Predicted 3D model of a 485-nucleotide part of an RNA (small-subunit ribosomal RNA, 5' domain) from a Candidatus Parcubacteria bacterium. Taxonomically the source falls in Candidatus Parcubacteria (Bacteria, Bacteria candidate phyla). The coordinates come from a structure-prediction model, not an experiment, and the mean pLDDT is 86.
Context: one part of a larger RNA
RNA sequence: GGGUGAACGCUGGCGGCAUGUUUAAGGCAUGCAAGUCGAAUGCGAGCUUGCUCGCAUGGCAAACGGGAGAGUAACACAUUGGUAAUCUACCUCUGUCUUGGGCAUAACCCGGAGAAAUCUGGAAUAAUACCCAAUAGGCAUGGGGGGACGAAAGUCAUUCCCAUGUAAAGAUUUAUCGGAUGGAGAGGAGCCUAUGGCCCAUCAGCUUGUUGGUAAGGUAACUGCUUACCAAGGCUAUGACGGGUAGCGGGUGUGAGAGCAUGACCCGCCUCACUGGGACUGAAACACUGCCCAGACUCCUACGGGAGGCUGCAGUCGAGAAUCUUCCUCAAUGGACGAAAGUCUGAAGGAGCAAUGCCGCGUGAUCGAAGAAGCCCCUCGGGGUGUAAAGAUCUUUUAUCAGGGACGAAUUUGUGACGGUACCUGAAGAAUAAGCCACUGCUAACUUCGUGCCAGCAGCAGCGGUAAUACGAAGGUGGCAAGCG
Numbered sequence: 001g002g003g004u005g006a007a008c009g010c011u012g013g014c015g016g017c018a019u020g021u022u023u024a025a026g027g028c029a030u031g032c033a034a035g036u037c038g039a040a041u042g043c044g045a046g047c048u049u050g051c052u053c054g055c056a057u058g059g060c061a062a063a064c065g066g067g068a069g070a071g072u073a074a075c076a077c078a079u080u081g082g083u084a085a086u087c088u089a090c091c092u093c094u095g096u097c098u099u100g101g102g103c104a105u106a107a108c109c110c111g112g113a114g115a116a117a118u119c120u121g122g123a124a125u126a127a128u129a130c131c132c133a134a135u136a137g138g139c140a141u142g143g144g145g146g147g148a149c150g151a152a153a154g155u156c157a158u159u160c161c162c163a164u165g166u167a168a169a170g171a172u173u174u175a176u177c178g179g180a181u182g183g184a185g186a187g188g189a190g191c192c193u194a195u196g197g198c199c200c201a202u203c204a205g206c207u208u209g210u211u212g213g214u215a216a217g218g219u220a221a222c223u224g225c226u227u228a229c230c231a232a233g234g235c236u237a238u239g240a241c242g243g244g245u246a247g248c249g250g251g252u253g254u255g256a257g258a259g260c261a262u263g264a265c266c267c268g269c270c271u272c273a274c275u276g277g278g279a280c281u282g283a284a285a286c287a288c289u290g291c292c293c294a295g296a297c298u299c300c301u302a303c304g305g306g307a308g309g310c311u312g313c314a315g316u317c318g319a320g321a322a323u324c325u326u327c328c329u330c331a332a333u334g335g336a337c338g339a340a341a342g343u344c345u346g347a348a349g350g351a352g353c354a355a356u357g358c359c360g361c362g363u364g365a366u367c368g369a370a371g372a373a374g375c376c377c378c379u380c381g382g383g384g385u386g387u388a389a390a391g392a393u394c395u396u397u398u399a400u401c402a403g404g405g406a407c408g409a410a411u412u413u414g415u416g417a418c419g420g421u422a423c424c425u426g427a428a429g430a431a432u433a434a435g436c437c438a439c440u441g442c443u444a445a446c447u448u449c450g451u452g453c454c455a456g457c458a459g460c461a462g463c464g465g466u467a468a469u470a471c472g473a474a475g476g477u478g479g480c481a482a483g484c485g
Stems, first nucleotide, its partner, number of pairs: 008485003013361006019354002021319001026317003030314003035060003040057008067272003077196003081192003086189003091185008099133004109122005139165007147156003170177002198244003205235003210232008247269004251262004274295005297308004325351001327350003333347001334345004364394004374385004400427005408418001411414001435480005440461003446475005456463002
């Protein structure tokens, strides 16, 4: 000199765009943040008698979106390549099929237990719920034959044969929407490889599933991933092991660059969801607002037992130098479900608060005395403030008031939270709007008074003990300006 997610002091007119718990991953009252489908199904209620509402079964979604950075020095991330070692719901394209039967169960009804949460017995019933059977392959599993490479083990592509196994569901407004099973794609995900990026050697040796093999198990899949057995390996001064610190990258700040520092907001990846552990469901989770167990904490209780998890949006206590509204709307964009109408959406779009930052604008313009008054200085002659004011002429950005009034709507019609906002027109009137810091040198800017090593100043040098341009005040001056320090 530049910069900041800043804070503090003094001051404060407007607008646009951004940003806003960096600390206690501390505790949380309250409300909302994930539902949807009656064109899968049963029942109940209501009446307008063909609709609406409710309960339950069923389907899809809830693994997304949103938050945070605790942990992690690691294939976590970035770049690179591989997967002939893999999976993929919904979507797109394409082939084939959609036959026959059956057992239950919830809601409801009748009982029982309990303070509650909830649990339990009996009886009845439906389905795109569940089960059995048929049929099928370029599907799965196993076996066999031929081919290429190879010494072999084996690998590879392709083809043929055999055996075994597994499918399906209907609805409707008759337009369609579905269901099963193959193939291909798109997008997504898993796994592996090489390379790269912190500090400490006052951490020098570390390791027993450890390193490799065989067999078995396991996984969507390779692998000590797991187990048994066998061998004794594997890593390490090119820093193993240990300790400390830390999410990583795109980027950001600075710098001529090399580099150094950093990782708020936005984007990608990872990780976490009261703490620790576990699995279930599912295409995908070992699942933030799912389940189970243990723990700490909080709450309810009839003392027997139960309920909860804001690192979602607001908000609250606490901590702190310090960081906002318990707002509006699904109008747009996007997401879930639905044939659709639509419903849900604290994602998102907006508004609110804060000079927190950046940018823009204004606080008036022109004329106006050898120059009023006041104040300050003075050698008492005068000088400064100073065209500054007053006064005259003008303008109206901005603020105020009045009238009109959008784009954003995609789609013929209808549909706008923002918003009567932006913007346009008019009205009156200089009217509504300037401060902060400094003035000894570094460093732009000086005098007077007060004080008297006191009171005080100070980034460094240093000022102050009776003439202080350095303390305090006043006048003046310099710098920046809705900011200044």